[in-house]
């Protein structure tokens, strides 16, 4: 210098102006209650509306709502079945399917990355194409002796037949261990040596997964469990529209009263009945208001323990809480890197100076946390690895 890999930072800055939300203070106004009253008005408390001023006001993902918890309500003797989830080992944590470290397997020269990583010698199932044959496999070509026929230069050769053979060829992702030898008509773990792999037992390091070694065995065991299944472990349900406190109005309905004094109708009167009126209840614990509601497994720094995730002690920091949902718009100055043009220097890679242009994506709280996943950016910084060049 180029390429790669892993991690971190930032998510424009300052000022002006208009606007939105919470909270505090003050002012105006309306309603209700109380006090006071010289009957004009006033004081005060609560509530509604408006205004002034001040502070503060989204994220690294606030997102998806995929996991795990807190919190709330409901259910709950205990055990089992069903159903669902998880799956190397050890640790971390409130908890996890997350994180850390390690093991095993795979990829990469390497840094490093990837892994829904229990069991396929319990059972069942499944597998395109090609190929003769694909699951206690298989004879297409080839190889081998035998039989029959033909031919012969008598060495054989050709054709046919029923057999043997998995060493060779060919097909395939995969053809039932590898190499060498013995053996055989040709062959074959049929037998032998070594190697690979599998199973049992023993020894050693390690908490463990696992790793290393020894010995014995039968000679070889295909894949698939995000297929059924088997084994082990875990799991009650619903969610802030949880849940709690207060609590109307109108229509309509039901019941009582409706008098000894005061309404209307029933053709005049009395009773009765009906209506108006009035009280209570239903409507409805509805509408609505308030609480829950934001200080919490909190952030930052330092020390200590730990490889780390993380834990712990001390110090320190501190205002989002809307409810159809506030956190925005415009203007000015500046802004790293970048693009273009010009000048200048040059070891020809580029450096320096000037001017112009350009200069932020994805997206937004809605009870709160911890994760994971997804989206996306003007840019900046660092560790490590590989290659190349120079000293």
């Nucleotide at each position: 210098u180029g390429g790669g890999u892993c991690g971190g930072c930032a998510a424009g800055a300052c000022g002006g102006u208009c606007g939105c939300g919470u909270u505090a203070u003050c002012c105006c106004u309306c309603g209700u209650g109380u006090c006071a009253u010289u009957c004009g008005a006033g004081a005060u408390a609560c509530g509604g509306g408006g205004g002034a001023c001040a502070c503060c006001g989204a994220g690294g993902a606030a997102c998806g709502u995929c996991c795990g918890g807190g919190c709330u309500c409901c259910a709950c003797a205990g055990a089992g079945c069903a159903g669902g989830g998880c799956g190397g080992u050890g640790g971390g944590u409130a908890a996890u399917u997350c994180c850390c470290a390690c093991c095993c397997g795979g990829g990469g020269c390497a840094a490093c990355c990837c892994g829904c990583g229990a069991g396929a010698a319990a059972g069942u199932g499944c597998a395109a194409c090609a190929g003769a044959a694909a699951g206690c496999a298989g004879a297409c070509c080839g190889c081998c002796a035998c039989c029959u026929g033909g031919u012969u230069u008598c060495g054989g050769c050709c054709a046919g037949g029923g057999g043997g053979u998995a060493a060779g060829g060919g097909u395939g992702a995969a053809a039932c261990g590898g190499u060498g030898g013995u053996g055989u008509a040709a062959g074959a773990g049929a037998c032998c040596a070594c190697c690979a792999g599998c199973g049992g037992c023993c020894c050693g390091c390690g908490u463990g997964a696992u790793c290393g070694g020894g010995u014995c065995g039968g000679c070889u065991a295909g894949g698939u469990a995000a297929a059924c299944c088997u084994c082990g472990c875990c799991c009650g349900g619903a969610g802030c529209a949880a849940g709690g406190u207060c609590g109307a109005a109108c229509a309509g309905g039901a019941a009582g009263c409706g008098c000894u004094a005061c309404g209307g109708g029933u053709g005049g009167c009395u009773c009765g009945c009906c209506c108006a009126g009035u009280u209570u209840c239903c409507g409805g614990g509805u509408a609505g208001a308030c609480c829950g509601c934001u200080a919490g497994a909190g952030g930052u720094g330092u020390g200590c323990g730990g490889c780390a995730a993380c834990g712990u002690a001390c110090a320190u920091c501190g205002u989002a809480g809307a409810u159809a949902g506030a956190u925005g718009g415009c203007c000015g100055u500046c802004g790293a890197u970048g693009a273009c043009g010009g000048g200048u220097c040059u070891u020809c890679g580029g450096g320096c100076c000037c001017g112009u242009c350009g200069g932020g994506a994805c997206a937004g709280a809605a009870c709160c946390c911890g994760g994971c996943g997804u989206a996306a950016u003007a840019g900046c910084c660092g560790g490590c690895c590989c290659a190349u060049u120079c000293a």
A computed fold for a 391-nucleotide RNA from Lacisediminihabitans sp. FW035, annotated as Bacterial RNase P class A.
A source record names the gene rnpB.
Rfam family: Bacterial RNase P class A. Rfam's curators write: Ribonuclease P (RNase P) is a ubiquitous endoribonuclease, found in archaea, bacteria and eukarya as well as chloroplasts and mitochondria. It is annotated as a ribozyme.
Model confidence (mean pLDDT): 76 of 100.
RNAcentral holds the sequence, with entries from ENA.
The organism belongs to Lacisediminihabitans, within Bacteria.